[in-house]
RNA sequence: UUUUAUUGAUAAGCGCCUGGACCAAAUUUUGGUUGACGAGGUUUAGGGUUAUCGAAAGAUUCGGCGGGUGCCCUAAUGGCUUUAGCUUUAGCCAUACUAUUUUUCCAAAAACCUUUGUAAAAAGGCAACAAAGAAAAAUAGAUAAGCUGUA
Numbered sequence: 001u002u003u004u005a006u007u008g009a010u011a012a013g014c015g016c017c018u019g020g021a022c023c024a025a026a027u028u029u030u031g032g033u034u035g036a037c038g039a040g041g042u043u044u045a046g047g048g049u050u051a052u053c054g055a056a057a058g059a060u061u062c063g064g065c066g067g068g069u070g071c072c073c074u075a076a077u078g079g080c081u082u083u084a085g086c087u088u089u090a091g092c093c094a095u096a097c098u099a100u101u102u103u104u105c106c107a108a109a110a111a112c113c114u115u116u117g118u119a120a121a122a123a124g125g126c127a128a129c130a131a132a133g134a135a136a137a138a139u140a141g142a143u144a145a146g147c148u149g150u151a
Stems, first nucleotide, its partner, number of pairs: 014066004019062001020034006037054003043076007077094005084148005097141009112125005
């Protein structure tokens, strides 16, 4: 230095890098750097799939490989909604009928500063600005059948 075995640690804009881009040296080779900024997000099983939102940038957050809480379909379990109640159906949800409106909910990186490095760049500090989504409220609208109870 390489290989094998064992043990431990480490993740979801997460992990890795033989392409590309950039830097340095040397003369077309070697070494290094980069390769997603946060918000949001998991009932169970199977299958499919280019997995939500905006910020920055302006091909590099490019490209490739792997993974993944997304979306769709099927099934299962448990539930929600206009009913006085119950069962089924219809519409939906893994916290709940459909549509619209209003209000609320600490973004981070970049920039700037400091440190390290020949450099590309890395680490730390600091403070500003989103959208989806979530919560609350308001308005309008919304199946069918059967049974029970009350008057």